Overview: Predicted 3D model of a 252-nucleotide part of an RNA (large-subunit ribosomal RNA, domain VI) from Rhodospirillales bacterium URHD0017. Model confidence (mean pLDDT): 89 of 100. It matches the Rfam family "Bacterial large subunit ribosomal RNA". The source organism's lineage runs through Bacteria, Pseudomonadati, Pseudomonadota, Alphaproteobacteria and Rhodospirillales.
[in-house]
Context: one part of a larger RNA
RNA sequence: UGUUCGAGACUUGAGAGGAGCCGUCCUUAGUACGAGAGGACCGGGAUGGACUUACCUCUGGUGUACCGGUUGUGACGCCAGUCGCAGCGCCGGGUAGCUAUGUAGUGAAGGGAUAAACGCUGAAAGCAUCUAAGCGUGAAACCCGCCUCAAAACUAGGUCUCGCUGAGAGUCGUGGUAGACCACCACGUUGAUAGGCCGCAUGUGCAAGUGCAGUGAUGCAUUCAGCUUAGCGGUACUAAUAACUCGAUCGG
Numbered sequence: 001u002g003u004u005c006g007a008g009a010c011u012u013g014a015g016a017g018g019a020g021c022c023g024u025c026c027u028u029a030g031u032a033c034g035a036g037a038g039g040a041c042c043g044g045g046a047u048g049g050a051c052u053u054a055c056c057u058c059u060g061g062u063g064u065a066c067c068g069g070u071u072g073u074g075a076c077g078c079c080a081g082u083c084g085c086a087g088c089g090c091c092g093g094g095u096a097g098c099u100a101u102g103u104a105g106u107g108a109a110g111g112g113a114u115a116a117a118c119g120c121u122g123a124a125a126g127c128a129u130c131u132a133a134g135c136g137u138g139a140a141a142c143c144c145g146c147c148u149c150a151a152a153a154c155u156a157g158g159u160c161u162c163g164c165u166g167a168g169a170g171u172c173g174u175g176g177u178a179g180a181c182c183a184c185c186a187c188g189u190u191g192a193u194a195g196g197c198c199g200c201a202u203g204u205g206c207a208a209g210u211g212c213a214g215u216g217a218u219g220c221a222u223u224c225a226g227c228u229u230a231g232c233g234g235u236a237c238u239a240a241u242a243a244c245u246c247g248a249u250c251g252g
Stems, first nucleotide, its partner, number of pairs: 001152001005163007015149004021049007033038001052105004059100004066093005071086006110144003117137004168246004172188005193239003196235005203227002209222005
């Protein structure tokens, strides 16, 4: 841009893509079979490998925006307390997120039509014959079934609702379940969208100051303290203000 009035939702599925794998054990059953040695089909159950999809509850990893320990040096006038630099200085942990080695799941079942093959009925050919007419069984292959996309499927589909009393969309702003940009999604005071604040969770591991003990390093008490990012909930304190543009009348 089109889809022949415009718009917002929800859909059908022509068609396309993906998946399709392989073991072990138990049972049937030490049965059928076999002189024995050995040892099943069919059917039922359990459990794995590799691949693949999703996720982060658990186990771990990362986590230079969280907490702690500590070395050297410089600074804040000094002590104390902090900060800068040294690969995040080094070291010990760790929230969210992202992750695998972690967790969960798939391959199927079932149906249709078949291949080789096996059959039924059955003539040509008084018999015989699965075939010539007719009817069945039959494979990871084929068509469905499972997952994903899908009306530019130009035969451009369908349903519902709204709009001539203006439906609806965008610009702009706050953002993230989204993201290179765009797009998408949530929200814009009739508001919890983000920040702040409050509470909680989580992590770290017992702050500073003061007191006491010790010559001191240090220890103890106050103190399961102090601090706490991306998490959860709440709260209009701050910012989403105000406003503008497009939008059906050549159609019904």